A computed fold for an 89-nucleotide RNA from Viridibacillus soli, annotated as c-di-GMP-I riboswitch aptamer. Rfam family: c-di-GMP-I riboswitch aptamer. Rfam links the family to the GO term cyclic-di-GMP binding. From the family's description: GEMM was predicted in a large-scale screen for bacterial structured RNA regulatory elements. The coordinates come from a structure-prediction model, not an experiment, and the mean pLDDT is 83. Of the family's consensus pairs, 95% are formed in the model. Taxonomically the source falls in Viridibacillus (Bacteria, Bacillati, Caryophanales, Caryophanaceae). The sequence was found by an Rfam model in a public genome assembly.
RNA sequence: UAGAGCUAAGGGCAAACCUGUCAAAAGGCAGGGACGCAAAGCUGUAGGAUCUAAGGCGUUAUAAGAGCAAUGAUAGCCUGGCUACAGAG
Numbered sequence: 001u002a003g004a005g006c007u008a009a010g011g012g013c014a015a016a017c018c019u020g021u022c023a024a025a026a027g028g029c030a031g032g033g034a035c036g037c038a039a040a041g042c043u044g045u046a047g048g049a050u051c052u053a054a055g056g057c058g059u060u061a062u063a064a065g066a067g068c069a070a071u072g073a074u075a076g077c078c079u080g081g082c083u084a085c086a087g088a089g
Base pairs, nucleotide, nucleotide: 012037013036017032018031019030020029021028022027035076041082042081043080046079047078048077049074050073051072056068057067059065
């Protein structure tokens, strides 16, 4: 000097839930709120996995409803990639 990282210091993010709002929904956004997180920072055009099913297919009786399936969603599901504060011994 570079990498890993125990303990600290300064801090950071923000689950469930509530309110409002967008969306067909899953879910997102804002405010409140903290379950937790050393990457709970970014990446959904990196690979899987999971969730939803408007439109579509299809069934039915031209119905309701079952079924198929992302072009939708989840990065706080896993792996990968990129970036990153401090760091005694």